Predicted 3D model of a 696-nucleotide part of an RNA (large-subunit ribosomal RNA, domain II) from a Patescibacteria group bacterium. Rfam family: Bacterial large subunit ribosomal RNA. The source organism's lineage runs through Bacteria and Bacteria candidate phyla. It was read from a public genome assembly.
[in-house]
Context: one part of a larger RNA
RNA sequence: GCCGGCGAGUUAUUGUGUGUUGCAGGUUAAUCCCUUCCGGGGAGAAGCCAAAGUGAAAGCGAGCCUGAAUAGGGCGAACAAAUGUAGCACAUGAUUGACCCGAAACCGGGUGAGCUAACCAUGACCAGGGUGAAGUUCCGAUAAAACGGAAUGAAAGCCCGAACCGGUGUAUGUUGCAAGAUGCUCGGAUGAGUUGUGGUUAGAGGUAAUAUGCCAAUCGAACCCGGAGAUAGCUGGUUCUCCCUGAAAUAUAUUUAGGUAUAGGGUCAGGCUAAGUUGGAGGGGGGUAGAGCACUGAUCGGGUGUUUGGGACGCAAGUUUCGACACCUAGUCAAACUCCGAAUACCCUUCAAUGUUCCCUGGCACUCAGCAUCUGGGAGCUAAGUUCCAGAAGCAAAAGGAAAACAAACCAGACUUACAGCUAAGGUCUCAAAUAUUCAUUUAGUGGAAAAGGAAGUGUCAUUCCUAAGACACCUAGGAGGUCGGCUCAGAAGCAGCCAUCCUUUAAAGAAAGCGUAACAGCUCACUAGCCGUAGGAAUAAUGCGCCGAAAAUGUAACGAGGCUCAAAUGAAUAACCGAAGCUUGAGGUUGUCAUUCUCGAUUUAUCGAGAGUGGCAGCGGUAAGGGAGCGUUCUGUGUGCAGUGAAGGUGGCCCGUAAGGAGCUACUGGAGCGAUCAGAAGUGAGAAUGCCGGC
Numbered sequence: 001g002c003c004g005g006c007g008a009g010u011u012a013u014u015g016u017g018u019g020u021u022g023c024a025g026g027u028u029a030a031u032c033c034c035u036u037c038c039g040g041g042g043a044g045a046a047g048c049c050a051a052a053g054u055g056a057a058a059g060c061g062a063g064c065c066u067g068a069a070u071a072g073g074g075c076g077a078a079c080a081a082a083u084g085u086a087g088c089a090c091a092u093g094a095u096u097g098a099c100c101c102g103a104a105a106c107c108g109g110g111u112g113a114g115c116u117a118a119c120c121a122u123g124a125c126c127a128g129g130g131u132g133a134a135g136u137u138c139c140g141a142u143a144a145a146a147c148g149g150a151a152u153g154a155a156a157g158c159c160c161g162a163a164c165c166g167g168u169g170u171a172u173g174u175u176g177c178a179a180g181a182u183g184c185u186c187g188g189a190u191g192a193g194u195u196g197u198g199g200u201u202a203g204a205g206g207u208a209a210u211a212u213g214c215c216a217a218u219c220g221a222a223c224c225c226g227g228a229g230a231u232a233g234c235u236g237g238u239u240c241u242c243c244c245u246g247a248a249a250u251a252u253a254u255u256u257a258g259g260u261a262u263a264g265g266g267u268c269a270g271g272c273u274a275a276g277u278u279g280g281a282g283g284g285g286g287g288u289a290g291a292g293c294a295c296u297g298a299u300c301g302g303g304u305g306u307u308u309g310g311g312a313c314g315c316a317a318g319u320u321u322c323g324a325c326a327c328c329u330a331g332u333c334a335a336a337c338u339c340c341g342a343a344u345a346c347c348c349u350u351c352a353a354u355g356u357u358c359c360c361u362g363g364c365a366c367u368c369a370g371c372a373u374c375u376g377g378g379a380g381c382u383a384a385g386u387u388c389c390a391g392a393a394g395c396a397a398a399a400g401g402a403a404a405a406c407a408a409a410c411c412a413g414a415c416u417u418a419c420a421g422c423u424a425a426g427g428u429c430u431c432a433a434a435u436a437u438u439c440a441u442u443u444a445g446u447g448g449a450a451a452a453g454g455a456a457g458u459g460u461c462a463u464u465c466c467u468a469a470g471a472c473a474c475c476u477a478g479g480a481g482g483u484c485g486g487c488u489c490a491g492a493a494g495c496a497g498c499c500a501u502c503c504u505u506u507a508a509a510g511a512a513a514g515c516g517u518a519a520c521a522g523c524u525c526a527c528u529a530g531c532c533g534u535a536g537g538a539a540u541a542a543u544g545c546g547c548c549g550a551a552a553a554u555g556u557a558a559c560g561a562g563g564c565u566c567a568a569a570u571g572a573a574u575a576a577c578c579g580a581a582g583c584u585u586g587a588g589g590u591u592g593u594c595a596u597u598c599u600c601g602a603u604u605u606a607u608c609g610a611g612a613g614u615g616g617c618a619g620c621g622g623u624a625a626g627g628g629a630g631c632g633u634u635c636u637g638u639g640u641g642c643a644g645u646g647a648a649g650g651u652g653g654c655c656c657g658u659a660a661g662g663a664g665c666u667a668c669u670g671g672a673g674c675g676a677u678c679a680g681a682a683g684u685g686a687g688a689a690u691g692c693c694g695g696c
Stems, first nucleotide, its partner, number of pairs: 001696006012095013025049003031043005053060002063075004099237002102234001106227006117201009126191001128160003131156001135152006164188003169184004203219001205215003212221001240630006250263005264367002266364006275357001276354009290340001291338002296334003301329005307324007370395002373392007400411002415588004420584003426578003429562003435575007447564001453548002457545004462540005475530004480504003485499003510525001513524003589620015631685001633682005640675003649669006655662002
């Protein structure tokens, strides 16, 4: 890992509710008696509930309490409607281990120092080599010592190094030789040394040259048994089928935030009802969006001011400048501004549609982590697949089609079935179901990613101007004089700079638009004429589609692909088609309801209840969850059958049922018990729990 077996809402007591049965007041408990075993029958009223309430109580009583009260108020009675009690079944609450498995821990009583820590008693062990302290002796020295030398001597937590004890580095080993080893290397090796045997210290403890180390492969508190099925607001698991309905992820509170309580939202039962919902019409209040500046504030330009403050000048008068304030004028801004002011929403009335969906009472829950999208906002950076509100429709709990793939965006809500039809979104060259036509645009593979900004790309539209009296462009010629304008300056002559910017001759020519010179000079331009003889040209604004701007990491890779250019791109238009579990059609199932027919039961004999058939109408996606109806297993009762002419069980095939499943037939196996009906009782259904046990 697979297979097989086992494996989780149960028991007792007591409330609540529903259904059902007995009685009308209900009911016995312990105990006793009788009896054919189990069992059954009888006695037993103690007790409990109900029959009357109210008050804190004494108490009073269809009333009582409060109160001074014959007041008011509270709880009752009366009317109406419900009934009461004792069993049984189901659902659920509380207490019980309480659906099952799961802690780390806590407490009690014991067992451990044959491992290891320390200590006590008594024994044992340490090859060999080196160094050579004190002391002693002799010699020298001295007045005598001190002192010096030589010898002797044999000390040391001395040195090197085996046994022994250890465990430094590294390699191997890592299902090992080994739950700590092996090889090489390394530390101590007469000492605080090592070691044998016997003994002592025990868990709220011991021991410890303290490492929280060690106390039997276990140590921030050993192990064993018990309390004990500790507790677990946590994780995991929780076993047959079908049918109906179908949520929530919010508010408030919480030593509360992943829990819980109450409310909200679901379901089931009962009850009362013109209540609810939708649409049309009518009537309301509002101060949001917008808008506005009339208030409160903010704000830009200009003007005025008996005003007012500061600076400068002035003896002063006053002048000038910078503000403040007020008014006028042109123009703006506001969540905490409003002279105004919608759409929606909300409330009421009325008319339709629907038909109990509303509301009330009660049983049972689940939900309290929500999420992306669009709209209105707050926070943030008008950042986030961000966060916090509100409105909507979705996913959650929704399959199908389309978006290549893609919880949420688009279309559309799956009872079953059909080799029938029509459509939605989206599509119609091929992959791949289905297409053609007309008029334009684009040349960029734009389509098939992006900004500020840039550009005689190209289409459309508009305005102004020039133009056969010749435009525009090219070419030829002119582009002058006063004058070198005045000032400044070394110089300033159109062209460093400042001021002015006239006049004349003209077809026209600036006191000069650019280059240039030290300054002149020189070259162009504006402007004019000629030439040409072609017919359009110049400028501006708006707009459609394109271009540049444009760099990323495995491999084209920013159309799903191939591929596409009078498109298979884009815009406008027309007519077709394809396309879903949508809609329609044929057949069938099921739920609710209505009508009708039949059967049965009850009786207030014309009604009610149950069941079946037929027909109409409306439904039948679904997580948590609620409700309903069933299948199957073991045993018991009932009662009737099967079985060596082959029971149960096993392996196949046929058949029936909407499913869980099943009567029967058939082939083989097996070899002794088994089953229908109607009831009852449960150790009653397995795929998951790192489930348990076994096999392989």